c-di-GMP-I riboswitch aptamer from a Bacillota bacterium, 75 nucleotides, folded computationally. Of the family's consensus pairs, 95% are formed in the model. It matches the Rfam family "c-di-GMP-I riboswitch aptamer". Rfam describes the family as follows. GEMM was predicted in a large-scale screen for bacterial structured RNA regulatory elements. The organism belongs to Bacillota, within Bacteria.
[in-house]
RNA sequence: UCCCGAUAACGGCAAACCUGGGGCAACCCAGGGACGCAAAGCCAUGGGGCCCUCAGGGCUCGCCAGGCUGCCGAA
Numbered sequence: 001u002c003c004c005g006a007u008a009a010c011g012g013c014a015a016a017c018c019u020g021g022g023g024c025a026a027c028c029c030a031g032g033g034a035c036g037c038a039a040a041g042c043c044a045u046g047g048g049g050c051c052c053u054c055a056g057g058g059c060u061c062g063c064c065a066g067g068c069u070g071c072c073g074a075a
Stems, first nucleotide, its partner, number of pairs: 004073002012037002017032006035062001041068003045065003048060005
């Protein structure tokens, strides 16, 4: 350094739901809240699913795959 992921350590993120806000909607943002997560960090590239002012546009990376990056260091 790479693979790997432990009853290790420092930490991190935050489902459902509630409140406020944005959007036609899917859904998103903020606060609360924790179901969980070793990438539950980022990317909409392929597939899947969802929405629509519907042959086009949008959403979902915490659905699967892929790409990029990152903390720690037992076996």